[in-house]
RNA sequence: UCUUUCGGGGCAGGGUGAAAUUCCCAACCGGCGGUGAUAGCCCGCGACCUGUGCAUGUUUCAUGCAUGGCUGAUUCAGUGAAAAUCUGAAGCCGACAGUAUAGUCUGGAUGGUAGAAAGA
Numbered sequence: 001u002c003u004u005u006c007g008g009g010g011c012a013g014g015g016u017g018a019a020a021u022u023c024c025c026a027a028c029c030g031g032c033g034g035u036g037a038u039a040g041c042c043c044g045c046g047a048c049c050u051g052u053g054c055a056u057g058u059u060u061c062a063u064g065c066a067u068g069g070c071u072g073a074u075u076c077a078g079u080g081a082a083a084a085u086c087u088g089a090a091g092c093c094g095a096c097a098g099u100a101u102a103g104u105c106u107g108g109a110u111g112g113u114a115g116a117a118a119g120a
Base pairs, nucleotide, nucleotide: 001120002119003118004117005116006115013025014024015023027104028103029094030093031045032044033043034042040092041091049069050068051067052066053065054064055063056062057061074090075089076088077087078086096107097106098105
């Protein structure tokens, strides 16, 4: 450098209502790399949304490539040489579109990507 494969989990039970896995009580989930020690909430990356440039086409748009922007949330105590990562406790967060208001349903997505492994 090239090829192949892999590459995201989750509303049990109940209440109100004409209607809610969306509201209320309660339950459940946690991508990838890094970091003196194991991380959803420390640093960075990806997904979603979006600007610009180039190329192609069926040209006020679509697709591909490149490069930018945007991008949520934690404290206390303990142990220790070392932990905002472990143990205990109490908290918090979660793109867009649809629908009775959605981290968990359906959809874009049999997609894309951070990356991981193997082979040449």
FMN riboswitch aptamer (RFN element) from Jeotgalicoccus meleagridis, 120 nucleotides, folded computationally. Rfam family: FMN riboswitch aptamer (RFN element). Rfam's curators write: The RFN element is a highly conserved domain that is found frequently in the 5'-untranslated regions of prokaryotic mRNAs that encode for flavin mononucleotide (FMN) biosynthesis and transport proteins. Rfam links the family to the GO term FMN binding. Lineage of the source: Bacteria > Bacillota > Bacilli > Caryophanales > Jeotgalicoccus. The sequence is in RNAcentral, with records from MGnify. Of the family's consensus pairs, 100% are formed in the model.